RNA sequence: UGGCUCGUAGCACAACGGUAGUGCGGCAAACUGUUAAUUUGUUGGUUGAAGGUUCAAAUCCUUCCGAGCCAG
Numbered sequence: 001u002g003g004c005u006c007g008u009a010g011c012a013c014a015a016c017g018g019u020a021g022u023g024c025g026g027c028a029a030a031c032u033g034u035u036a037a038u039u040u041g042u043u044g045g046u047u048g049a050a051g052g053u054u055c056a057a058a059u060c061c062u063u064c065c066g067a068g069c070c071a072g
Base pairs, nucleotide, nucleotide: 001071002070003069004068005067006066007065010024011023012022013021018055025043026042027041028040029039030038048064049063050062051061052060
């Protein structure tokens, strides 16, 4: 310098044009002599940034930022 992949909740990941979700975590309660475990409820997001296409964008297009891999 070029090519490819990725960026979504505190963490790990789904959602592949039509309501952003799951697990873990956090908080509260129940249970317990206490803690842990368990159960129930609850809490969570400018989908990396900006712009474009579309009735509608996490999703498609462009540029930028960041991470990884390959080539030189």